[in-house]
RNA sequence: CGGGUGUAGCUCAGCGGUAGAGCUCCACGUUGCCAACGUGGUGGUCACUGGUUCGAAUCCAGUUAUCCG
Numbered sequence: 001c002g003g004g005u006g007u008a009g010c011u012c013a014g015c016g017g018u019a020g021a022g023c024u025c026c027a028c029g030u031u032g033c034c035a036a037c038g039u040g041g042u043g044g045u046c047a048c049u050g051g052u053u054c055g056a057a058u059c060c061a062g063u064u065a066u067c068c069g
Stems, first nucleotide, its partner, number of pairs: 001069006009023004017054001025041005047063005
């Protein structure tokens, strides 16, 4: 200097229009108990700053961390 990545505790989705899934965790149900299973729930300044837009996780610019060259 060029390119990729950064979204829930973890792994990852998310074509400008209410931020989601699986796992974890919590509660309840089932069971004599545990596990398993079922139902429900908790959990997010979408790396940061600014811009464009009626509206930005998404588009643009800069910054930053990390990976590759």